[in-house]
RNA sequence: CGCGGGGUAGAGCAGUUGGCAGCUCGUCGGGCUCAUAACCCGGAGGUCGGGGGUUCGAGUCCCCCCCCCGCUACCA
Repeated sequence: CGCGGGGUAGAGCAGUUGGCAGCUCGUCGGGCUCAUAACCCGGAGGUCGGGGGUUCGAGUCCCCCCCCCGCUACCA
């Protein structure tokens, strides 16, 4: 330099044909227990990487940019 994959809650990840943003863990509160862990119930937590466009409607489609990972090439 080029190609490919990815960026969604604190962490790891889903999200189908464009139509109510979810799961597991963690976290907070409660229950259970002599107590802790486990287990059970409930809650909080998200400008869906940034900007623009299309559309009645965008995490999803189009354009530009940023960042991460892999491969390839070049240089040393």
Model confidence (mean pLDDT): 81 of 100. Transfer RNA from a Planctomycetota bacterium, 76 nucleotides, folded computationally. The sequence was found in a public genome assembly. Rfam family: tRNA. Its family is annotated with triplet codon-amino acid adaptor activity in the Gene Ontology.